RNA sequence: CCGCUGGCGACGUCUAAUUUCCCAAGACCGGGAAAGCGGGGGACCCAGACUCCUGGGGCGAAUUCCGCGAAAGCGGAUAGGGUACCUCUUGGCCCGAGCCCGUCAGCUAACCCCGUAGACGAAGCAAGAGCCGAAGA
Numbered sequence: 001c002c003g004c005u006g007g008c009g010a011c012g013u014c015u016a017a018u019u020u021c022c023c024a025a026g027a028c029c030g031g032g033a034a035a036g037c038g039g040g041g042g043a044c045c046c047a048g049a050c051u052c053c054u055g056g057g058g059c060g061a062a063u064u065c066c067g068c069g070a071a072a073g074c075g076g077a078u079a080g081g082g083u084a085c086c087u088c089u090u091g092g093c094c095c096g097a098g099c100c101c102g103u104c105a106g107c108u109a110a111c112c113c114c115g116u117a118g119a120c121g122a123a124g125c126a127a128g129a130g131c132c133g134a135a136g137a
Stems, first nucleotide, its partner, number of pairs: 011121004018035006036116006046106001055104001056101004064077005080095004086130006
C1' cells in the first nucleotide's frame, strides 16, 4: 500500500419506523411507559343494498397489459415511486416487490385497537432557478 473478515462510531438514503424516561443489562441486544410519526376498526347523513358466479379486504410506489412456457418461471411495457447533506424543476439513472386478515370490514363524529421493523452508501448523477448562512470589504 492492497485485499478479506468481524465489531463500533459519525454523516447520509429508502421508510411511519424517531426521541425521552424507568427496570434489566452494562456496546448493541431485552421488558415497560410516554411524546412524535404512521395504520386499522367504528354512527346519523350519503353511497350501496338480495342471491349466484370467480368470496371479500388491508399495508405498500409496487397497478395493469402483452409475449414465451405444461408449470415453475422468463422477457417487454406500464400506472405509480425513488434519486444524498436546504427546496423545486428538468434530464439521466434506478424501483415497479413482498406480506397480512380469514368469509368479515364503504364513508364515518365519539370511541376502540395496532405499528414504530428492515434494507442500504461514489448514477451518494448532473444542470438550472430559488432560499438560507458564514467570512471579507
Source information
Predicted 3D model of a 137-nucleotide RNA (c-di-AMP riboswitch aptamer (ydaO/yuaA leader)) from an Armatimonadota bacterium. Its mean pLDDT, the model's own confidence on a scale to 100, is 81. The source organism's lineage runs through Bacteria, Bacillati and Armatimonadota. It was read from a public genome assembly, where an Rfam model found it.